[in-house]
């Protein structure tokens, strides 16, 4: 340097262009002599960055910057 996947909540992932969700974790309440288990509730996002398209972008187009794989390159 070509090429290929990928970056969304604290952590693993989801989201036909059309209120950004689930799980686990945490808070709190219930429940138990207590803890665990279980049951309800609750707070949590600059969707890597910056830019087009568009009525409307996690998502489509460009340019960058990070991981992860492959490929060339030079000596």
């Nucleotide at each position: 340097u070509c090429c290929g996947g990928g970056g969304u909540a604290a952590c693993u992932c989801a989201a036909u262009g059309g209120u950004a969700g689930a799980g686990u974790a945490c808070u709190u309440c219930g429940c138990u002599g207590u803890u665990a288990a279980c049951g309800a509730a609750g707070g949590a996002g600059u969707u890597g960055u910056g830019g087009g398209u568009u009525c409307g972008a996690g998502u489509c187009c460009c340019a960058c910057c990070c991981c992860c794989g492959g490929a060339g390159c030079c000596a």
A computed fold for a 75-nucleotide RNA from Candidatus Kaiserbacteria bacterium RIFCSPLOWO2_01_FULL_54_13, annotated as transfer RNA. Taxonomically the source falls in Candidatus Kaiseribacteriota (Bacteria, Bacteria candidate phyla). It matches the Rfam family "tRNA". The RNAcentral record of the sequence draws on ENA. The coordinates come from a structure-prediction model, not an experiment, and the mean pLDDT is 80.